This is a predicted structure of a 73-nucleotide RNA (transfer RNA) from a Candidatus Woesearchaeota archaeon. The sequence was found in a public genome assembly. Taxonomically the source falls in Candidatus Woesearchaeota (Archaea, Nanobdellati). Its mean pLDDT, the model's own confidence on a scale to 100, is 82.
RNA sequence: GGGCGCUUAGCUCAGUUGGUAGAGCGCACGCUUCGCAAGCGUGAGGCGGCGGGUUCGAAUCCCGCAGCGUCCA
Numbered sequence: 001g002g003g004c005g006c007u008u009a010g011c012u013c014a015g016u017u018g019g020u021a022g023a024g025c026g027c028a029c030g031c032u033u034c035g036c037a038a039g040c041g042u043g044a045g046g047c048g049g050c051g052g053g054u055u056c057g058a059a060u061c062c063c064g065c066a067g068c069g070u071c072c073a
Base pairs, nucleotide, nucleotide: 001072002071003070004069005068006067007066010025011024012023013022019056027043028042029041030040031039049065050064051063052062053061
């Protein structure tokens, strides 16, 4: 320098053919217990790496940039 892949909640990840975002763990609160843990329930928490484009509408398509991984030179 070039090819490919990835970049979504604190962490690990999901999201089919574009229609406005979920799970597990963790966290908070409640129930239960003498208390703790476990278990059960409820809830908070992301605008989706950054910028731009297409579209009535994009995490999902297109372009550029950045970071990470991997292969080639």